[in-house]
RNA sequence: UUACCUGAGGAGCGUUGCAGCGGUAUCCCCGCCAGGCUCAGGUAAUCAUCAUAUUUAAACGGCGCUCGGUUAAC
Numbered sequence: 001u002u003a004c005c006u007g008a009g010g011a012g013c014g015u016u017g018c019a020g021c022g023g024u025a026u027c028c029c030c031g032c033c034a035g036g037c038u039c040a041g042g043u044a045a046u047c048a049u050c051a052u053a054u055u056u057a058a059a060c061g062g063c064g065c066u067c068g069g070u071u072a073a074c
Base pairs, nucleotide, nucleotide: 001045002044003043004042005041006040007039008038009037010067011066012065013064014063015062018036020032021031022030023029035060
């Protein structure tokens, strides 16, 4: 760095349907679909190469609505 798995990023309802997945004569089309993003841990592979210490955690997530937390209140 890449792939996969797990966890986290407060909780819901409605809605659109890009990517993706499924159906399909693999084309059209239909269905599902707003954690697909970031961070952390693990496994595997690849790449790179001085080591150690300290500090501290997030930043985001279509549109509309609701709740929770914080705040004297907004």
Predicted 3D model of a 74-nucleotide RNA (SAH (S-adenosyl-L-homocysteine) riboswitch aptamer) from a Thiotrichales bacterium. The coordinates come from a structure-prediction model, not an experiment, and the mean pLDDT is 77. It was read from a public genome assembly, where an Rfam model found it. Of the family's consensus pairs, 100% are formed in the model.